[in-house]
RNA sequence: UGGGGAGUGGUGUAAUUGGCAGCACGAGGGGUUUUGGUCCCCUUAGUCCGGGUCCGAGUCCCGGCUCCCCAG
Numbered sequence: 001u002g003g004g005g006a007g008u009g010g011u012g013u014a015a016u017u018g019g020c021a022g023c024a025c026g027a028g029g030g031g032u033u034u035u036g037g038u039c040c041c042c043u044u045a046g047u048c049c050g051g052g053u054c055c056g057a058g059u060c061c062c063g064g065c066u067c068c069c070c071a072g
Stems, first nucleotide, its partner, number of pairs: 001071007010025004019055001026044006048064005
């Protein structure tokens, strides 16, 4: 430099042919318990960035950034 793939709460990972962004762990609060753990309830927090299309974008299009693989 060229080609391909990936980017979603603090972490891991879903989201059907474009139609309410879920789940688990974690963290905080409460209940239970003599304490801890387990269990139960509530809360916390997200689509890499900037544009475009569309009634509607995590998903489609354009540009950029970062990471991984292959080639040189």
Molecule: transfer RNA
Organism: Solirubrobacteraceae bacterium